The RNA shown here (transfer RNA) has 73 nucleotides and comes from a Candidatus Shapirobacteria bacterium. It matches the Rfam family "tRNA". It is annotated as a transfer RNA. From the family's description: Transfer RNA (tRNA) molecules are approximately 80 nucleotides in length.

RNA sequence: GCGCCUGUAGCUCAGUUGGCAGAGCGCCCCGCUUACAUCGGGAAGGUCCCAGGUUCAAGUCCUGGCAGGCGCA
Numbered sequence: 001g002c003g004c005c006u007g008u009a010g011c012u013c014a015g016u017u018g019g020c021a022g023a024g025c026g027c028c029c030c031g032c033u034u035a036c037a038u039c040g041g042g043a044a045g046g047u048c049c050c051a052g053g054u055u056c057a058a059g060u061c062c063u064g065g066c067a068g069g070c071g072c073a
Base pairs, nucleotide, nucleotide: 001072002071003070004069005068006067007066010025011024012023013022019056028042029041030040031039049065050064051063052062053061
């Protein structure tokens, strides 16, 4: 330099054919316990990497960029 993959909650990741942004763990609160853990219930937490385009509508499609990984040279 070229090609491919990845980027979504604090962490690990889903998100199907474009149509309400989610799960597990963690944090917080309540219950349980003498207490802690386990367990049960609940709540909070998002500029979907950035910019632009298409569309009634974009995490999803298109273009450019950035970051990480793999391969080739």